[in-house]
RNA sequence: GGGUGCAUAGCUCAGCUGGUUAGAGCGCCGAUCUUAUAAGUCGGAAGUCCUAGGUUCGAGUCCUAGUGCACCUA
Numbered sequence: 001g002g003g004u005g006c007a008u009a010g011c012u013c014a015g016c017u018g019g020u021u022a023g024a025g026c027g028c029c030g031a032u033c034u035u036a037u038a039a040g041u042c043g044g045a046a047g048u049c050c051u052a053g054g055u056u057c058g059a060g061u062c063c064u065a066g067u068g069c070a071c072c073u074a
Stems, first nucleotide, its partner, number of pairs: 001073007010026004019057001028044005050066005
């Protein structure tokens, strides 16, 4: 240089053929329980879905360009 894949909550990841509220586990915060901590139980917060455009009535999802990371190849 060429090619492929990935980017969604603090972390690891789901998200179906574009559809009406964006989710799970762990973590975090509060309550409960305990002499206390942990575990358990209940509740809660946390997201401009990498960036910028485009298509569409409607985009996390499709298209284009860019950025970062991983891998293959010369």
This is a predicted structure of a 74-nucleotide RNA (transfer RNA) from a Candidatus Shapirobacteria bacterium. Rfam family: tRNA. The prediction has a mean pLDDT of 80. The organism belongs to Candidatus Shapironibacteriota, within Bacteria.